[in-house]
RNA sequence: AUCGGUUCUCAGGGCGGGGUGGAAGUCCCCACCGGCGGUGAUGGCAGCGCGCUUGCGGGCUGCCCAAGCCCGCGAGCGCCGGGCAGCGAGCCACGCUGGUUGCCCGGGUCAGCAGAUUCGGUGCGAUUCCGAAGCCGACGGUCACAGUCCGGAUGAAAGAGAACGGUG
Numbered sequence: 001a002u003c004g005g006u007u008c009u010c011a012g013g014g015c016g017g018g019g020u021g022g023a024a025g026u027c028c029c030c031a032c033c034g035g036c037g038g039u040g041a042u043g044g045c046a047g048c049g050c051g052c053u054u055g056c057g058g059g060c061u062g063c064c065c066a067a068g069c070c071c072g073c074g075a076g077c078g079c080c081g082g083g084c085a086g087c088g089a090g091c092c093a094c095g096c097u098g099g100u101u102g103c104c105c106g107g108g109u110c111a112g113c114a115g116a117u118u119c120g121g122u123g124c125g126a127u128u129c130c131g132a133a134g135c136c137g138a139c140g141g142u143c144a145c146a147g148u149c150c151g152g153a154u155g156a157a158a159g160a161g162a163a164c165g166g167u168g
Base pairs, nucleotide, nucleotide: 001167002166003165005164006163007162008161009160010159016030017029018028019027031148032147033137034136035073036072037071038070043064044063045062046061047060048059050057051056052055068135069134077112078110079107080106081105082104083103084102085101086100087099089097090096091095117133118132119131120130121129139151140150141149
């Protein structure tokens, strides 16, 4: 440096105030939050030239950091296949077929609305920087509609890392 390797660890934040109401962290007004990988002109550090007003300016190279709404991914819900259990149905059969509900296992991306950004500035170059105004956020539950409460979840996982091993 690398691997169809083994084991282990880690891997999500947020309702504070007011209003209405019998009841709302669910509605309304004001707030608050932003998973993983990539890209990347901010910023930081180091090195090497250059300029001059001698400690500043700007340049190049390397490393680190750097986007909720740019590209992709994950979980979840849907979809498809299988298993078990319950329910009810068909046949010319006494065990098969198909339906439905629940639970479990698996599949793949089919994209299902798999979410959501514009304007101004700087500049060779920015949907990433600066400024402004916007927008988005699974499913089930709830005395009332949830990104922020409760639950599946002490789960799963994009991925990040460590140790050991193999190979060069």
Description:
FMN riboswitch aptamer (RFN element) from Salinicola endophyticus, 168 nucleotides, folded computationally. It was read from a public genome assembly, where an Rfam model found it. Lineage of the source: Bacteria > Pseudomonadati > Gammaproteobacteria > Oceanospirillales > Salinicola. Its mean pLDDT, the model's own confidence on a scale to 100, is 76. The model forms 93% of the base pairs in the Rfam consensus.